Overview: Predicted 3D model of a 78-nucleotide RNA (c-di-GMP-I riboswitch aptamer) from a Syntrophomonadaceae bacterium. The sequence was found by an Rfam model in a public genome assembly.
RNA sequence: UACCGAUAAAGGCAAACCUGUCGUAAGGCAGGGACGCAAAACCAUGGGUCCAUGAUGAUGGAUCGCCAGGCUGCCGAA
Numbered sequence: 001u002a003c004c005g006a007u008a009a010a011g012g013c014a015a016a017c018c019u020g021u022c023g024u025a026a027g028g029c030a031g032g033g034a035c036g037c038a039a040a041a042c043c044a045u046g047g048g049u050c051c052a053u054g055a056u057g058a059u060g061g062a063u064c065g066c067c068a069g070g071c072u073g074c075c076g077a078a
Stems, first nucleotide, its partner, number of pairs: 004076002012037002017032006035065001042070002045068003048063006
């Protein structure tokens, strides 16, 4: 350094739910709150799922804490 992921150490993020807010909606944002997470950091590239409009052709949007992939980061036991 790589692989890998410990009863290690320092930390980190924050599900559901509640409140407020944006949005037609899916859902997002902020605060509270913790189900959990070794990338639960980022990217909508492929697939899946969800929403809207239309139909029978599809288009637009959302979801990275659905899967895969790309890319970056902390620590260093076996």
Its mean pLDDT, the model's own confidence on a scale to 100, is 88. Taxonomically the source falls in Syntrophomonadaceae (Bacteria, Bacillota, Clostridia, Eubacteriales).